[in-house]
RNA sequence: GGGCAAUUAUUUCAGUUGGUUAGAAUGCGAGCCUGAUAAGUUCGUGGUCACUGGUUCAAGUCCAGUAUUGCCCA
Numbered sequence: 001g002g003g004c005a006a007u008u009a010u011u012u013c014a015g016u017u018g019g020u021u022a023g024a025a026u027g028c029g030a031g032c033c034u035g036a037u038a039a040g041u042u043c044g045u046g047g048u049c050a051c052u053g054g055u056u057c058a059a060g061u062c063c064a065g066u067a068u069u070g071c072c073c074a
Stems, first nucleotide, its partner, number of pairs: 001073007011025003019057001027045006050066005
């Protein structure tokens, strides 16, 4: 220098041909339970869907660029 992939909650990830409230587990906080803790259980908490722009009635999803990370080629 060229090519490919990934980027969504604290973390690990899902998200169906673009379609009507952005989710799960985990973490954290509180309640129940226990002599107490752990475990279990219930509720709560948590998002600029990496960033910028474009397409569309409508974008996490499609397109372009940028950034970061990983892999391959030279």
A computed fold for a 74-nucleotide RNA from a bacterium, annotated as transfer RNA.
Its Rfam family is "tRNA". From the family's description: Transfer RNA (tRNA) molecules are approximately 80 nucleotides in length. The family's RNA type in Rfam is transfer RNA.
RNAcentral holds the sequence, with entries from ENA.